[in-house]
RNA sequence: GAGUUUGAUCAUGGCUCAGGACGAACGCUGGCGGCGUGCCUAAUACAUGCAAGUCGAGCGAAGUUUUUCUGGUGCUUGCACUAGAAAAACUUAGCGGCGAACGGGUGAGUAACACGUAAAGAACCUGCCUCAUAGACUGGGACAACUAUUGGAAACGAUAGCUAAUACCGGAUAACAGUAUUUCUCGCAUGAGAGAUAUUUAAAAGUUGGUUAUGCUAACACUAUGAGAUGGCUUUGCGGUGCAUUAGCUAGUUGGUGGGGUAAAGGCCCACCAAGGCGACGAUGCAUAGCCGACCUGAGAGGGUGAUCGGCCACACUGGGACUGAGAUACGGCCCAGACUCCUACGGGAGGCAGCAGUGGGGGAUAUUGCACAAUGGGCGCAAGCCUGAUGCAGCGACGCCGCGUGGGGGAUGACGGCUUUCGGGUUGUAAACCUCUUUCGUCGGGGGACAAGGCUCUGCUUGGUGGUGGGGUUGAGGGUACCCGGUGAAGAAGCGCCGGCUAACUACGUGCCAGCAGCCGCGGUAAUACGUAGGGCGCGAGCGUUGUCCGGAAUUAUUGGGCGUAAAGGGCUCGUAGGCGGCUUGUCGCGUCUGCUGUGAAAAUGCGGGGCUUAACUCCGUACGUGCAGUGGGUACGGGCAGGCUAGAGUGCGGUAGGGGUGACUGGAAUUCCUGGUGUAGCGGUGGAAUGCGCAGAUAUCAGGAGGAACACCGAUGGCGAAGGCAGGUCACUGGGCUGUUACUGACGCUGAGGAGCGAAAGCGUGGGGAGCGAACAGGAUUAGAUACCCUGGUAGUCCAUGCUGUAAACGUUGGGAACUAGGUGUGGGGUUCUUUCCACGGAUUCUGCGCCGGAGCUAACGCAUUAAGUUCCCCGCCUGGGGAGUACGGCCGCAAGGCUAAAACUCAAAGGAAUUGACGGGGGCCCGCACAAGCGGCGGAGCAUGCGGAUUAAUUCGAUGCAACGCGAAGAACCUUACCAAGGCUUGACAUACGCUGGGACGGUGCAGAGAUGUGCUGGCUUUUGCUGGUGUACAGGUGGUGCAUGGUUGUCGUCAGCUCGUGUCGUGAGAUGUUGGGUUAAGUCCCGCAACGAGCGCAACCCUUGUCUCGUGUUGCCAGCAGGUUGGGCUGGGGACUCACGGGAGACUGCCGGGGUUAACUCGGAGGAAGGUGGGGAUGACGUCAAAUCAUCAUGCCCCUUAUGUCUUGGGCUUCACGCAUGCUACAAUGGCCGGUACAGAGGGUUGCGAUAUCGUGAGGUGGAGCGAAUCCCUUAAAGUCGGUCUCAGUUCGGAUCGGGGUCUGCAACUCGACCCCGUGAAGUCGGAGUCGCUAGUAAUCGCGGAUCAGCAACGCCGCGGUGAAUACGUUCUCGGGCCUUGUACACACCGCCCGUC
Repeated sequence: GAGUUUGAUCAUGGCUCAGGACGAACGCUGGCGGCGUGCCUAAUACAUGCAAGUCGAGCGAAGUUUUUCUGGUGCUUGCACUAGAAAAACUUAGCGGCGAACGGGUGAGUAACACGUAAAGAACCUGCCUCAUAGACUGGGACAACUAUUGGAAACGAUAGCUAAUACCGGAUAACAGUAUUUCUCGCAUGAGAGAUAUUUAAAAGUUGGUUAUGCUAACACUAUGAGAUGGCUUUGCGGUGCAUUAGCUAGUUGGUGGGGUAAAGGCCCACCAAGGCGACGAUGCAUAGCCGACCUGAGAGGGUGAUCGGCCACACUGGGACUGAGAUACGGCCCAGACUCCUACGGGAGGCAGCAGUGGGGGAUAUUGCACAAUGGGCGCAAGCCUGAUGCAGCGACGCCGCGUGGGGGAUGACGGCUUUCGGGUUGUAAACCUCUUUCGUCGGGGGACAAGGCUCUGCUUGGUGGUGGGGUUGAGGGUACCCGGUGAAGAAGCGCCGGCUAACUACGUGCCAGCAGCCGCGGUAAUACGUAGGGCGCGAGCGUUGUCCGGAAUUAUUGGGCGUAAAGGGCUCGUAGGCGGCUUGUCGCGUCUGCUGUGAAAAUGCGGGGCUUAACUCCGUACGUGCAGUGGGUACGGGCAGGCUAGAGUGCGGUAGGGGUGACUGGAAUUCCUGGUGUAGCGGUGGAAUGCGCAGAUAUCAGGAGGAACACCGAUGGCGAAGGCAGGUCACUGGGCUGUUACUGACGCUGAGGAGCGAAAGCGUGGGGAGCGAACAGGAUUAGAUACCCUGGUAGUCCAUGCUGUAAACGUUGGGAACUAGGUGUGGGGUUCUUUCCACGGAUUCUGCGCCGGAGCUAACGCAUUAAGUUCCCCGCCUGGGGAGUACGGCCGCAAGGCUAAAACUCAAAGGAAUUGACGGGGGCCCGCACAAGCGGCGGAGCAUGCGGAUUAAUUCGAUGCAACGCGAAGAACCUUACCAAGGCUUGACAUACGCUGGGACGGUGCAGAGAUGUGCUGGCUUUUGCUGGUGUACAGGUGGUGCAUGGUUGUCGUCAGCUCGUGUCGUGAGAUGUUGGGUUAAGUCCCGCAACGAGCGCAACCCUUGUCUCGUGUUGCCAGCAGGUUGGGCUGGGGACUCACGGGAGACUGCCGGGGUUAACUCGGAGGAAGGUGGGGAUGACGUCAAAUCAUCAUGCCCCUUAUGUCUUGGGCUUCACGCAUGCUACAAUGGCCGGUACAGAGGGUUGCGAUAUCGUGAGGUGGAGCGAAUCCCUUAAAGUCGGUCUCAGUUCGGAUCGGGGUCUGCAACUCGACCCCGUGAAGUCGGAGUCGCUAGUAAUCGCGGAUCAGCAACGCCGCGGUGAAUACGUUCUCGGGCCUUGUACACACCGCCCGUC
């Protein structure tokens, strides 16, 4: 820096990621080299080899070889063998010296002077080394080896005897050493230095060499002393760890005196004496841990680590102990004990890889039983040299860092192949092929240093000698190395992870909440950039990922650098100890503090600058750094110490003052209840309504008297007091604090406060009282699905008093205490001063001190706080660090108990939480609307039938639509067709389209036969030349009412014809957002007006459109007929006419325009006039942003998937018309406002040539015959019906009602069986107005009456869409139901209350 809590926002807060690092491990992969690095676990057990020896120039002895000499034997007379002696060289078991205490390993232990750093040792030691001084004289006795005997299995001994030394022991000499005494000087105490006297203490006359040889001399070794160097030892200051759920620890403990011991001070040890010592600045205990230089990370401060390298410490199977030695309490020494292992003749012995290799084991995991002492270093030695698993090298491991390579250039028809595609292409991709060039590394061949300064040896010169200085030869593990040259040929050399966001990189297929992925958020339920595979891409590259750990990001423990009103977080309150902090002023000190210098802060590392390996890593040099500690010189403002002074802080005195402050005693009235008596009678009481309960044994009510307990109306308040809890009738006594005035006194006496102490509501507990009312528990009655509750009737603890305990509360202002500073306004409580007033009172001003409200700056995430701060600062205390687990468990302390205080972890989640925003919701509030309720009229729900749906059934009963917003819906017409469904029979380039190749004229028409038909099979006719028509065959393809409406377009429904939905600019807000659009009015309306940090605008509203209502103008045929004329039984029938009706066009008219009232001089509203019509005149069309993954893949279109001799297509028959049942929508009724019969009147809007069909005629009728007229303001459908005028029926299951059934017909049609409509005759079911519930309608509306049309051969139409006739009732009103709009409020909801969510089982 990012992701993640939300619809969105800000802040809080956790989780997660990107970076770096590693002694790593695992997965996949692997060309070379350099430099590093490699048991983090079992301080587990170890086979085998090696890791410490060396000196013969310390010593005796033994052995081997060579030479010489003396003998002997053989004899070839100078050869062999043999014995002895001498010399030389070599070897070594033992005695002796030095080393073995170094080097190497490991980190178990250790919280300690172990380590780091700085000091001290006047309290100490130091072999080998260096320097200095002095010396090295004289004697002696042993013990190994060896020899002999002997024990034992072995390891290893025993006894006797011999022998040497640089082994061992005496004596001499000696002080500058030690001890004692003493003098002087010095010092921080003890003491130190210098001097004098007395006294004490040593050794190897060795070894080797040279020589001028009884000697001298050199080297090495030896003794004493001093000094140095090196190494060690002791002591001290400071520093680095977790737990207080470890708070007390300590008898050698602390100190003293005197001893002992040590190299050395010291309770280190001992005797005696005293009673101390340590600890909240964390003793003691427990846990963990080697420490450091440094390493990793980080801007730094910090945090983590302590591998390799270096310093120190500790350890060496475990525990203990000393010896030797200069040095050890000793890794490859000793003794004892223990565990383990091995050998054994069972008697007894041996061993210690945390040395180098190596083995087993453990483990996720860590190498060769290599080479060499050539170099560096170490031990011994005079030296040569020997030893050296230290070390130098090599081997193994991509374990890490660094470097190099796997080729460079050209090369487009952008090849093939792969992937993808909208089929055109795109991409892989200059990538490849191909041409040309180069050769690092590899491989082959050849050459080839340095590390060797040095050592050894031979030989010169020089020197008295050691020594110095030349020349030659020799000495290399690594190493057949590095490096160089040549040959070879692009030849031998690329993978891993990722591609949803964070985070660079996208497509296809497979899969279908499966398989799987995942660091966090999260992907996967049929179109997955998130799984798997492929293509492509991105990143890094001999590596790449994963896992683990650490730091960072994390300001997420905050010193730098956080917080605590509401997010986690102020202790319930006060007093006060330690501690922290502290007023003005003077002097002094110089502790803090500032500054200069000195020492130290090892090397390596790190930074910078250079050098060397071809570069780099690596390495070398210089410098810086090492922020520290100590010493010393200086400064003294500030903090501090010490010594003074002051009065502004604090306190005291004196004068006033308010108060439910506290404690105790006494006392008052009202009310409730109870008791007694009187009056009085049937109820009382209680509730939403009741009941339990009380009452005729007299209640309730009422009057009088009495008893007892508790609480104190009015005053009373946002008012007062108190530290908080808390405090209220009145009086008295005692008592605490505050405020105010004064300025007399003290003179910083102050603030805070870990522990500690006290106070501390209610409930609760103990003891003793008291008990009226109220009232947990309990009982009963109700409520309820239940009701262990809410309501009612009772009622025990308790509530009250005294005394003791408990110690907690939303103990809250959710705001610790103190001090100072920083605008105001207003109210109120308590004092003071002053003005006005003659005085008082009232009032004004001001000041101190309380309690409130509003508000500016400032602060705050916002809300809000705001002189009573949550502002600006200082001091002190308390507390917080994600949610849950949990304020729980365990432990401790307290309590009589209940319980309180202190206070975790495992595990689990990715959030939990705050403030504010927009919505939605509320059995929240306000305002308003709608046939929403109400007021009415008529229905539905009951009956029969029709139609649709569910269900059941079926071979099939095709499919879709399902709350409102599916159900007389798609369907404005299912007998066949339709038709998508079922059965059966056929076809396969197909019933249909396009293109191409080959081929035919059998195609096609007519007519037979078979068949249910499709179809099959005959006969026959006409043809030709082509673009043509058409059959067969083949290839591409057709076809699908198959799936997905949750992949889509388009269309539609719904909220809703509801009044809303938005934008630009500006302004406000950190922001989401707000404002505008809210407010006051008004409207049908976000309609308009006014106001306003808003000003404008858009989509909606309204209007513009159609229709209807009035008038007018024009035109009059097929329409009309007033006037004129003709004619008829009659009739616009005719001539004519344009007046009227009407038709078709064009205009006018209505705009709150006019008047009056109201209203803000507004919008608007109420009333009126005029008018055909009045406030939108009536009706229609018109449907904002959006919601419902609403409906439709079966209208159509369409992505993807699926079928292809079938899920396509053709045909016949069947089905969609079934039927115990449930629902929806209708029709007809149940009758007299009616039925039936007869007469008679008045519409509008439509339709008509495959049609409407008149007059006439036949039939009871449906209808038939027939055909005039009409493509229609002309003809036809076409008689409208209710109505009206008469008649009849008389309340019945009827002259109501017509279902059902029987019979007979008509019409349409290829065909009415499944399955049409209608007519006639007969039959005559249910039904007497319909439960709960529910629907429509506010005027030409409801109701009622008929007419027409689409579809259509016909028709199941009682449906749908239109048309006119007759023609009502009611609306007080908005409490309630439903739906909607605006404002506001609450919210833990946002999939939005059909939400969220808790508990039990």
The prediction has a mean pLDDT of 84.
The RNA shown here (small-subunit ribosomal RNA) has 1401 nucleotides and comes from an uncultured bacterium.
Rfam family: Bacterial small subunit ribosomal RNA.
The sequence is in RNAcentral, with records from ENA and SILVA.